Source information:
Model confidence (mean pLDDT): 81 of 100. A computed fold for a 73-nucleotide RNA from an uncultured Verrucomicrobiales bacterium, annotated as transfer RNA.
RNA sequence: AGGACAGUAGCUCAAUUGGUAGAGCAUCGGUUUCCAAAACCGAGGGUUGUAGGUUCGAGUCCUAUCUGUCCUG
Numbered sequence: 001a002g003g004a005c006a007g008u009a010g011c012u013c014a015a016u017u018g019g020u021a022g023a024g025c026a027u028c029g030g031u032u033u034c035c036a037a038a039a040c041c042g043a044g045g046g047u048u049g050u051a052g053g054u055u056c057g058a059g060u061c062c063u064a065u066c067u068g069u070c071c072u073g
Base pairs, nucleotide, nucleotide: 001072002071003070004069005068006067007066010025011024012023013022019056027043028042029041030040031039049065050064051063052062053061
């Protein structure tokens, strides 16, 4: 330099080929307990790496760019 893959909640990952962004763990509150743990119930938390484009509508399609891993030279 060229190519492939990945980037979504604090962490690990979903989202069925464009149609209301979710789960587990963690955090917070509650029930329970003499206290705690465990269990159960509930709540908060997101500019989907960044900037544009297409579309009535984009996590998903297109372009550029950043970061990480790998391959080729």

Record summary: Rfam family: tRNA. By type it is a transfer RNA. The sequence was found in a public genome assembly.